[in-house]
RNA sequence: CGAGUUUGAUCCUGGCUCAGGAUAAACGCUGGCGGCGUGCCUAACACAUGCAAGUCGAACGCUCCUGGUUCGAGUCAGGAGAGUGGCGGACGGGUGAGGAACACGUGGGUGAUCUACCCCAAGGUGAGGGAUACCGGCGAGAAAUCGCCGACAAACCCGCAUAGGGUCUCUUUCUUGGGAGAGGGAGAGCAAAGCUCGCGCAAGCGAGGUGCCAUGGGAUGAGCCUGCGUCCGAUUAGCUAGCUGGUGGGGUAAAAGCCUACCAGGGCGACGAUCGGUAGCUGGUCUGAGAGGACGAUCAGCCACACUGGGAUUGAGAACGGCCCAGACUCCUACGGGGGGCAGCAGUGAGGAAUUUUCGUCAAUGGUCGCAAGACUGAACGAGCAACGCCGCGUGCAGGAAGAAGGUUUUCGGAUCGUAAACUGCUUUUCUGUGGGAAGAGUAUCGGACGGUACCACAGGAAGAAGCCCCGGCUAACUACGUGCCAGCAGCCGCGGUAAUACGUAGGGGGCGAGCGUUGUCCGGAGUUACUGGGCGUAAAGGGCGUGCAGGCGGUGCUGGCAAGUUUGGAGUGACAGUACUCGGCUUAACUGGGUAAGGGCUUUGAAAACUGCGGGACUAGAGGGCCAGAGAGGGACAUAGAAUUCCGGGUGGAGUGGUGAAAUGCGUAGAUAUCCGGAGGAAUACCAAAGGCGAAGGCAGUGUCCUGGCUGGCAACUGACGCUGAGGCGCGAAAGCUAGGGGAGCGAACAGGAUUAGAUACCCUGGUAGUCCUAGCCGUAAACGAUGACCACUAGAUGUGCGGGGUAUCGACCCCCUCCGUGUCGGAGUUAACAUUUUAAGUGGUCCGCCUGGGGAGUACGGUCGCAAGAUUAAAACUCAAAGGAAUUGACGGGGACCCGCACAAGCAGCGGAGCGUGUGGUUUAAUUCGAUGCGACGCGAAGAACCUUACCAGGGUUUGACAUGGGCUUGACCACUGUAGAGAUACAGCUUCCUUCGGGACAAGUUCACAGGUGCUGCAUGGCUGUCGUCAGCUCGUGCCGUGAGGUGUUGGGUUAAGUCCCGCAACGAGCGCAACCCCUAUCGUCGGUUACAGGUUUCCGGCGAGACUGCCACGAUCAACGUGGAGGAAGGUGGGGAUGACGUCAAGUCAGCACGGCCCUUACAUCCUGGGCGACACACACGCUACAAUGGUCGGAGACAAAGGGAGGCCAACCCGCGAGGGGAAGCUAAUCCCGACAAAGCCGAUCUCAGUUCGGAUUGCAGGCUGAAACCCGCCUGCAUGAAGGUGGAGUUGCUAGUAACCGUAGGUCAGCACACUACGGUGAAUACGUUCCCGGGUCUUGUACACACCGCCCGUCACACCACGAAAGUCGGCAACACCUGAUGCCGCUGGGCUAACUCGCAAGAGGGGCAGGCGUCGAGGGUGGGGUUGGUGAUUGGGGUGAAGUCGUAACAAGGUAGCCGUACCGGAAGGUGCGGCUG
Repeated sequence: CGAGUUUGAUCCUGGCUCAGGAUAAACGCUGGCGGCGUGCCUAACACAUGCAAGUCGAACGCUCCUGGUUCGAGUCAGGAGAGUGGCGGACGGGUGAGGAACACGUGGGUGAUCUACCCCAAGGUGAGGGAUACCGGCGAGAAAUCGCCGACAAACCCGCAUAGGGUCUCUUUCUUGGGAGAGGGAGAGCAAAGCUCGCGCAAGCGAGGUGCCAUGGGAUGAGCCUGCGUCCGAUUAGCUAGCUGGUGGGGUAAAAGCCUACCAGGGCGACGAUCGGUAGCUGGUCUGAGAGGACGAUCAGCCACACUGGGAUUGAGAACGGCCCAGACUCCUACGGGGGGCAGCAGUGAGGAAUUUUCGUCAAUGGUCGCAAGACUGAACGAGCAACGCCGCGUGCAGGAAGAAGGUUUUCGGAUCGUAAACUGCUUUUCUGUGGGAAGAGUAUCGGACGGUACCACAGGAAGAAGCCCCGGCUAACUACGUGCCAGCAGCCGCGGUAAUACGUAGGGGGCGAGCGUUGUCCGGAGUUACUGGGCGUAAAGGGCGUGCAGGCGGUGCUGGCAAGUUUGGAGUGACAGUACUCGGCUUAACUGGGUAAGGGCUUUGAAAACUGCGGGACUAGAGGGCCAGAGAGGGACAUAGAAUUCCGGGUGGAGUGGUGAAAUGCGUAGAUAUCCGGAGGAAUACCAAAGGCGAAGGCAGUGUCCUGGCUGGCAACUGACGCUGAGGCGCGAAAGCUAGGGGAGCGAACAGGAUUAGAUACCCUGGUAGUCCUAGCCGUAAACGAUGACCACUAGAUGUGCGGGGUAUCGACCCCCUCCGUGUCGGAGUUAACAUUUUAAGUGGUCCGCCUGGGGAGUACGGUCGCAAGAUUAAAACUCAAAGGAAUUGACGGGGACCCGCACAAGCAGCGGAGCGUGUGGUUUAAUUCGAUGCGACGCGAAGAACCUUACCAGGGUUUGACAUGGGCUUGACCACUGUAGAGAUACAGCUUCCUUCGGGACAAGUUCACAGGUGCUGCAUGGCUGUCGUCAGCUCGUGCCGUGAGGUGUUGGGUUAAGUCCCGCAACGAGCGCAACCCCUAUCGUCGGUUACAGGUUUCCGGCGAGACUGCCACGAUCAACGUGGAGGAAGGUGGGGAUGACGUCAAGUCAGCACGGCCCUUACAUCCUGGGCGACACACACGCUACAAUGGUCGGAGACAAAGGGAGGCCAACCCGCGAGGGGAAGCUAAUCCCGACAAAGCCGAUCUCAGUUCGGAUUGCAGGCUGAAACCCGCCUGCAUGAAGGUGGAGUUGCUAGUAACCGUAGGUCAGCACACUACGGUGAAUACGUUCCCGGGUCUUGUACACACCGCCCGUCACACCACGAAAGUCGGCAACACCUGAUGCCGCUGGGCUAACUCGCAAGAGGGGCAGGCGUCGAGGGUGGGGUUGGUGAUUGGGGUGAAGUCGUAACAAGGUAGCCGUACCGGAAGGUGCGGCUG
């Protein structure tokens, strides 16, 4: 620090995901040791049991025990117990429920306060009285506990005395900051407690100790007040009645509406009150470069709470282990009544993914009490459990190659695990055993839980100690096998459908290591909320436009003042811990001690005065005003004009009209349309008219008048910053729509009809209602767009246009120049992802406002506001996807455009499609009808030839190292061929039957065995090779350069030309390659040479070789003096002369595993192999390619033996001659072939005869009989001949094929295959046409351009309804909860107030009785927790049904969008329709 992921590729925008760090964690696998930490995040859920706060006899009395003494009572010493009293139980420990608050943090204030114990100072401590617990007696109760009577003590309680001190009241002086402080005067009232030690017989004494009282001060702690800071929601906008202030009173330690009565009507809030949600706050922790973000465990500070709620008491201070009341829960009970509160330490249950021992000790540190000894202390210190975290250590070290065995893999050679192991030597951290053994303990003494621990020494022995995750990319690390869209993986992209580095296993490798992975959470990466540090023309994003309150910002090159901001110096604070640096202590580290720094902040006190601010004065350049001019569809009202449409009346006229792609509906003989005259009515204003003008926007158009807003120019005598922007607010705001009333010509949603169509709820046509128009009111939205907020300043130009001003010139309003304000086009720099923009910025800066943060869900739901309604506005979430998008590029495509070509169409000729037959295919059938080829580019194709063979198929019969190849081991010496027998045959049996040798054996063959053979079995979607096709179309690329961020472009485009990317010209290109052309072959003419077989000969027809010839070379014209075109001459041939071979980069996962080869998979007594027979030849049917015909341009017969080319021939071609009607047979000459043969007369053709338009003398299918040939063999299933038979068929529907010249058509010939079989195929010649105006259209192709939402590329993409499944959400009659508030009723404990007739020790009076003062119980009242009732609010759960949404393999209906998407699309609105959608009105160009 980045990376992956949208695309065919690119750049950008943008989201998602990953790599890092952290964690109070949990889970999976694994686990040796030690140190230091940490350990209920959930149920503030409920708790058994034990412990966690007591102590003091030096405050007090009593009881008991032991001992001493005593006769005893008693007394002394020690101990124990409950009680009175004092101090402490307000600390320590726990938890985070509540609380958004002066709770916390920070800085202040307290002139408004308190402070036990502690310290300092200076005083006092005199003299009396009273009660009571324990105890005793009686009593109640199950218990808890309680009542009555009696006695007694104190440091318990109460008066009195004293008062220098303090308090209060009045008064006065000074200081001061306000109630504070210092001082003077007068008055009132206020204290106390003793105990112990020493000495002394005692009284008593002590400047012994300790306690007590009053006072002042300190320290510590606390209370209260306050500035600033402190989460989210505006779908919470108004809140408030003690509420704000005052006065009187009360109250507190203390200010205060803290409380109360009265008076006033305030107080808070857009700088977010109130309400709702969430949350303990902080020092800090994690992360981050930082700024930030998230968090608030352990440690520390503060707060709050202690079962829930309320209350007081005591006290210096208030309640976890105190009290009272109410409630819930729980326990005991004798049913009458009582007890309890682990959010202390352990522990239990429950909840949960999840969190420990019912441990030791007070040794240390600290706390309470005590004079002390000491007691208590689950605070604390330690130990235990847990890899929960951090840190450290170990599981050995060195040598060791036959690179062992074994595993894995392999191209079979090897490679790898791997010096790894074994083996040899060494060491002992750790471990085990034995022995020693601390510091922590300050001191007068005692005292160590940890702990026989740490540590040390010795001994033993490599001994007891390694796993986890990953290996497609990101991301370090690869192979084999298994699996076969299955099982599975996955953080994202994505893997898996038979060769998976992605699943599972193994080997190997990579990473980390007592851990490793996964999951959750936080920060980072994310500049993806942008303060640092983003954006808004088209990606998400400028408000439809103006006006303007608050707010924010604001001229001078002028001048003084203040000091809020600002800058700077000093002081205080920012606790400890933590962090950084540094120095130390544990062997190191973690951990820990000391020091320094930092801690952005706040407070305070000086200084400065540039800038901002505040205040005073001044200015005119901003802004405004004045005067003089100017232009304009700016707005409103009223009036008015002509053209046109329609309607009405009349005239003429007589059959149509209207409408369309074509029609029809409609109108018309009841007289339309057309035409003329007259009239009515409504709406809109041709030409001018424009890139034109005006307006803030929407928008504005005949003409005139009136009223009225804004703008521009010129002048410079006015004001003097008066300005800019603008959240809310207010106003304006196209069309559609709504309300009421008018109006209604044309147009025209809906609707009706006619067409079109598969349908047509559309496009087209005929009608037509709302509406469109006016008045008044509402609505408030549009692609309200420049998709571009307003204002100011600055930054090259060029050229139009509108309104002004000035200059020059002129007869002049012409022209020319300058300038201001508008409005366009082009364009440099700059900017931009690109497109583009560019003084009218999207450039460079400034101010203010609005808005955006992935796509979908959704501008939707709910709630609020507005509206008559339609609806508008504000505006989410669940869920879901990994994209959605912008610009540009290359292709492909278009029912886009331009140009060009082709038997592509057209013009012609002959066909096919109908018949019969042949062949192929589909289908069907079958035991099998083997397999493949399937639009063009499969179908007379593989197959250049299935009777057996072929043959791959079927049935049956056999064989198993095999029909075929190679090698090894063992045995044997034959095997093959031939003959015979059995058999359908394969086969089996019998007969016959070796060679060489150095004698070891070998060759060869057979048998057996092991390796292996074999497969036309699968995969052409694993492949090679070959082939088809686009297409013999003219294209396809490269190097360098240049342009572009880039994909890419340029070149290759353009203007011409060509069959051609052929050539020329031009050009940021210059060259080159593969294609084109040429080179090659055949053919047409000629020359020459040679000629066997050619030729009777001559000769050269002919054959072969070599050569010539054609190049737009020549002429004319056209064209850019070009390429080239048109015409001509000459020539056998003329513009490529004709034909062939030759097939660029590539496309179709095109075809072929059955030609061959080959990877993988599969079979191995069978999917191999041999044999016999059958099948590939089936047959209702359909298609394709052909043959023969349908006849007279013909058939038949006869004649003249009319005239070819090119081939083939030795297991061959076969002559003459003979036989046969013929196929053919016999025969055998010749020929290895320019010699001989096929082979002859080639056929059509020519001459002649006949047939005379018929199913025929056409046609020949079919069938019968008789023959021939090949072949072991013609039944299935060959070909031919003769005789006989004589079917369909009379020129072929829609449609479709070939061909542009020696071509089509017609005619025959030959060859390959082959024993035989050719209507097929290939080749050859003979006869020999017609037509092409032309490129509009169909098909295919090429180039350029355009649009695109396509890129598997239009056989593309894609929208909506419906049906099914699942998911989340909204509504819903209701229903069930939570929360807070309100009204009323009731109202515990308790404080306070009133009362207090009952009760009453201390004080006063009194001799006493008693009285008084005071108090208590009781009663009443205010307040009030809780409870009840009620109507509302708010929030949540659930809910028959219902609504849309999302996702899904794919189903149904259509085809809306993307190309002019076949009616351009889209926006707003209204109506309509199964659905996409259609139509109307206005708008936009995307």
Overview:
Small-subunit ribosomal RNA from an uncultured Chloroflexia bacterium, 1486 nucleotides, folded computationally. RNAcentral holds the sequence, with entries from SILVA. Model confidence (mean pLDDT): 85 of 100. It matches the Rfam family "Bacterial small subunit ribosomal RNA". Gene Ontology terms of the family: structural constituent of ribosome and ribosome.